[in-house]
RNA sequence: GAGUUUGAUCCUGGCUCAGGAUGAACGCUAGCGGCAGGCCUAACACAUGCAAGUCGAACGGUAACAGAUCUAGCUUGCUAGAUGCUGACGAGUGGCGCACGGGUGCGUAACGCGUAUACAAUCUACCUUUAACUGAGGGAUAGCCCAGAGAAAUUUGGAUUAAUACCUCAUAGUAUUAUAUUAAGGCAUCUUUUUAUAAUUAAAACUCCGGUGGUUAAAGAUGAGUAUGCGUCCUAUUAGCUUGUUGGUAAGGUAAAAGCUUACCAAGGCUACGAUAGGUAGGGGGCCUGAAAGGGUGAUCCCCCACACUGGUACUGAGACACGGACCAGACUCCUACGGGAGGCAGCAGUGAGGAAUAUUGCACAAUGGAGGAAACUCUGAUGCAGCCAUGCCGCGUGCAGGAUGAAUGCCCUAUGGGUUGUAAACUGCUUUUAUACAAGAAGAAACCUCGGUACGUGUACCGACUUGACGGUAUUGUAUGAAUAAGCACCGGCUAACUCCGUGCCAGCAGCCGCGGUAAUACGGAGGGUGCAAGCGUUAUCCGGAUUUAUUAGGUUUAAAGGGUCCGCAGGCGGAAUAUUAAGUCAGUGGUGAAAGCCUACAGCUCAACUGUAGAACUGCCAUUGAACUGUUAUUCUUGAGUAUGGAUGAAGUGGGCGGAAUAUGUCAUGUAGCGGUGAAAUGCAUAGAUAUGACAUGGAACACCAAUUGCGAAGGCAGCUCACUAAACCAUUACUGACGCUCAUGGACGAAAGCGUGGGGAGCGAACAGGAUUAGAUACCCUGGUAGUCCACGCCGAAAACGAUGAUCACUAGCUGUUUGAUGUACAUUGGUACAUUGAGUGGCUAAGCGAAAGUGAUAAGUGACCCACCUGGGGAGUACGCUCGCAAGAGUGAAACUCAAAGGAAUUGACGGGGGCCCGCACAAGCGGUGGAGCAUGUGGUUUAAUUCGAUGGUACGCGAGGAACCUUACCAGGACUUAAAUGUAAGUUGCAUGAUUCAGAAAUGGAUCUUUCUUCGGACUACUUACAAGGUGCUGCAUGGUUGUCGUCAGCUCGUGCCGUGAGGUGUCAGGUUAAGUCCUAUAACGAGCGCAACCCCUAUCGUUAGUUGCCAUCAAGUAAAGUUGGGAACUCUAGCGAAACUGCCGGUGCAAACCGUGAGGAAGGUGGGGAUGACGUCAAAUCAUCACGGCCCUUACGUCCUGGGCCACACACGUGCUACAAUGGUCAGUACAGAAAGCUGCCACUAUGCGAAUAGGAGCUAAUCUUUAAAGCUGAUCUCAGUUCGGAUCGGAGUCUGCAACUCGACUCCGUGAAGCUGGAAUCGCUAGUAAUCGGAUAUCAGCCAUGAUCCGGUGAAUACGUUCCCGGGCCUUGCACACACCGCCCGUC
Repeated sequence: GAGUUUGAUCCUGGCUCAGGAUGAACGCUAGCGGCAGGCCUAACACAUGCAAGUCGAACGGUAACAGAUCUAGCUUGCUAGAUGCUGACGAGUGGCGCACGGGUGCGUAACGCGUAUACAAUCUACCUUUAACUGAGGGAUAGCCCAGAGAAAUUUGGAUUAAUACCUCAUAGUAUUAUAUUAAGGCAUCUUUUUAUAAUUAAAACUCCGGUGGUUAAAGAUGAGUAUGCGUCCUAUUAGCUUGUUGGUAAGGUAAAAGCUUACCAAGGCUACGAUAGGUAGGGGGCCUGAAAGGGUGAUCCCCCACACUGGUACUGAGACACGGACCAGACUCCUACGGGAGGCAGCAGUGAGGAAUAUUGCACAAUGGAGGAAACUCUGAUGCAGCCAUGCCGCGUGCAGGAUGAAUGCCCUAUGGGUUGUAAACUGCUUUUAUACAAGAAGAAACCUCGGUACGUGUACCGACUUGACGGUAUUGUAUGAAUAAGCACCGGCUAACUCCGUGCCAGCAGCCGCGGUAAUACGGAGGGUGCAAGCGUUAUCCGGAUUUAUUAGGUUUAAAGGGUCCGCAGGCGGAAUAUUAAGUCAGUGGUGAAAGCCUACAGCUCAACUGUAGAACUGCCAUUGAACUGUUAUUCUUGAGUAUGGAUGAAGUGGGCGGAAUAUGUCAUGUAGCGGUGAAAUGCAUAGAUAUGACAUGGAACACCAAUUGCGAAGGCAGCUCACUAAACCAUUACUGACGCUCAUGGACGAAAGCGUGGGGAGCGAACAGGAUUAGAUACCCUGGUAGUCCACGCCGAAAACGAUGAUCACUAGCUGUUUGAUGUACAUUGGUACAUUGAGUGGCUAAGCGAAAGUGAUAAGUGACCCACCUGGGGAGUACGCUCGCAAGAGUGAAACUCAAAGGAAUUGACGGGGGCCCGCACAAGCGGUGGAGCAUGUGGUUUAAUUCGAUGGUACGCGAGGAACCUUACCAGGACUUAAAUGUAAGUUGCAUGAUUCAGAAAUGGAUCUUUCUUCGGACUACUUACAAGGUGCUGCAUGGUUGUCGUCAGCUCGUGCCGUGAGGUGUCAGGUUAAGUCCUAUAACGAGCGCAACCCCUAUCGUUAGUUGCCAUCAAGUAAAGUUGGGAACUCUAGCGAAACUGCCGGUGCAAACCGUGAGGAAGGUGGGGAUGACGUCAAAUCAUCACGGCCCUUACGUCCUGGGCCACACACGUGCUACAAUGGUCAGUACAGAAAGCUGCCACUAUGCGAAUAGGAGCUAAUCUUUAAAGCUGAUCUCAGUUCGGAUCGGAGUCUGCAACUCGACUCCGUGAAGCUGGAAUCGCUAGUAAUCGGAUAUCAGCCAUGAUCCGGUGAAUACGUUCCCGGGCCUUGCACACACCGCCCGUC
């Protein structure tokens, strides 16, 4: 820096990622070289080999080897023997070394380590320097020899022998000790120095005669020892520890101080600045990370420490309490003749085991270093090298240039074609690092020794020559050949660079976090392509970083986690003014130290780099010293902080006592009678044994109305009738006194509401528990009637609160306005106490600027700006839980984790949605009415059931007389059966053909198949038809949750937005809110908003009035003709009507109200009056609403079938349930007869006048009309008659019979007619629907579809023609504002507990 809490936002806050690193491991892969590194685990056990020896110039000697001499066997020669004579040397004595080098990290929280000091409290072999000395003796003992024991390891006895082994004596002081003494110095004891006396200790030889050794003393160097200051992990759920402990005296002991040890004496010593205890751990230089401060770590290299199978002990030695020495004990292993013995890889290799995991039983002493030696030299698993391992760092290579028809393959796409792989390849040219072959071939080597020379002179220094290489025929170089020998791994949803296809289908799987996968996955698996790094790449583990997420640098605490309930106060921290002092802190200068390596800088060497070398810088530290500004110390002053005094004045401040009235209750008496009480409604309860109510008196307990208030007081908790006593406090004024006496406060102490506990009182009212009554599905609750503890008092505990201002205490500073309480001063007015104003203190409220804050907010009573002290916080849950401890009579309190689990939890604010929240408003929403549905029969749709199939879709509102505005076949998508396969249609190309069609006939259910007959045109180019082949088909199959289009619904509800500006960190807000008004976001006023858009309204159509134009098919007033009658005819253009164009209505006028908008009015006028009535018109959006079966379309699926054709069946089934309707149940009616009045629409495969026949449906004839011309009885109504309340002259279902019509065909399954039959039903439970006027109700008519029709449906048309609306409390739906919210899939939400 990023991701992740939300619908979005700003914060808080955790989780996660990108970086670097590693002694790493694992997976895949692998060409080379250089330089490094390599048991982190079992300080587990170890086979085998090697890792410490050397000196003959210390010694006695002579086992082996060589030489020499002698002797013997004997032929020059060979063999054997002798002589330590020589070179040498096994074993042994002796010297030095073995305490170094090498390994490991068990132990250790310690003077172990680091750093700085000290030793006046010490030692130091070998080395250097200086001084002196090195004389004389002695006795042994290994070995050798002899004799034994034992399996072995080993060992016993005897004899003999040497030394630089051991012992004695001499000599000696600048040695040591003791006593006395002189001088100087220091750091307390003391140190140094002068002198005298006494005592005690030394030596080793070898030799080439130069020397090398030896002894004593002093000094140096080196190394070691000891002591001290400071620093050095976690836990207080470890708070007390200690008896040699702390100190003293004396003695012992050590190289050396010291309780180091012992005896005695004293009772100390350490500890909250963390003793003691527990856990963990070698420390440092350094290494990793980080800007730094820090955090983590302690492999390799260097320093120190500790250890060497485990534990202990000492010996030797200059040095050890000793890795490859000794002794004892233990465990383990091995040998054994069972009697006894041996051993210690945490040295180098190596083995087993453990483990995710770590190498060769290599070469050499050539170099560097070490031990011994005079030296040659010997030894050296130190070391130098090599081997293994991509373990890391660094370097090199796997080629370079050209090359487009952008080849082929692969992959993808919108697929005649294009893109990508990709200049990539092929091909042409070039180069040769590396690999391969051959050849040449280092540096590392300088020395020692030896020889020669030079200068001093038998030695030293220098010069020259000679000699020495494990690595290694290695590095390196040259030549030859030829692109020849050489690329992988991870990733591609975001973070995070890189995208498509296929497969899979919440499966398989992925995942660091968020998360992906349920049929179109850039997230799984594969592929193509791409990205990153590259001989490596990823994963895992660990550390730092990011994380300012423990905050010293550098955080917080009103609401996110977090202020202790309050005060007092010891330690601690901090602290007013002045002068002087000191130099502890701080700061500055100087000196010492801070090992080397490492880091950094410069230069240099390997071809570069890694690596290495040289030099510098740095090492931020510690110590010493000098200085003085600030802090501190000390001393002396000061008054402003703090306190005291005097005088005032305030209050529900506290403790104790006394007194008071109202009310409740109880008791007694009285009046009085039937209820009282209680609730939403009731009941339990009380009451005729007299309640409730009323009056009087008495008793008792608790609390104190009004005053009373953002009032007052108190540290907080808290405090309220009046009064007395005692006590405390802040405040004001005076400025008299003290002189910093102050602030805060861990541990500690005191106080501390209510509830609770203990003891004793008290007990009116209230009232946990409990009882009863209600409510309820239940009701262990809410409501009611009772009622115990308690509430009250005294004493003692408890110490838990949302103990809150969710805001610790103190001090200082920083704009204002306005109340109120209580003081002081002044002015004015009044004077009876006063009132008002101004100024100045102390409290207590409101608003606000700056500032602060995530915002809400806060804002002199800070959450602003500073100082100081205390307390507390570090993701959510687990959990304030468990364990431990302390307190408590108990209840419980205080302190206070972890495992595990999640990716969030949370704060403030925003927009919505929601609320049995609030306000305002609307709608046939309720109410007021009218008529229905729900009951019956039938029609129709749906569910269910059934079926071979009962095709499919629609399912709360918003499906159910819906798609369907016409299912007998067809439709038709379903079922059964029979058939076809480029197909039922069409096109193109190629080829073939002359058919196809028609007619007849056969089989068949038909489709279809078979047979017979018939059969082209032509301008000869071809046209047409059929067949075959190829390519394009077809699908009412799936997905409406992939889609377009269309539609429903909220809703004809009044809303939904934008630009600019302004406000806000932001999401957002404002505008659109407020006051009015409207049917309306309609308009007006106001206004940080001003405008605009989609909606509203208007514009469009029909209808209501009039004018004008035009009069045919429509009309007929006037004139004439004419009829039984009739605009029938001439004619007319007036009226009606038709259909074009206009007019008209706009709150325009009047009155009232109002700022205006607007509203009101039996207002006027008008055909119509306040959007006149109706229609069309449906904003942003919601419901993953409906439709893949109208149509279109992505993807998937079928292809002799899920396609196509045909026949028959089905979609019409039927126990049942629901919706929508029709007809009824009758007299406001039925039947019969007569009679009147519409509008709209349709019509040639049609409507059909009229005539005839038939009871009728109809039929047979037949005018008119392609329509204002022809076709169509309107019905209810009216008039009259009849029926007389009944299952009827109501009602018509059902069934029987006979017919008509349509149609290829009415069986499943049509409509209609006639005759007969005559079911249920007498007005419909709960519930529920429609409608506000030409509406409901009621009456008929027409049309589309259509051969016909299951139409009682749908859509239109007119006739007759009501009732009611007080009103908005309630039900339903909706709009605006506001409020709450833990909801946002949005209350059909979220979420808690039990089982």

This is a predicted structure of a 1395-nucleotide RNA (small-subunit ribosomal RNA) from an uncultured marine bacterium. It matches the Rfam family "Bacterial small subunit ribosomal RNA". Gene Ontology terms of the family: ribosome and structural constituent of ribosome.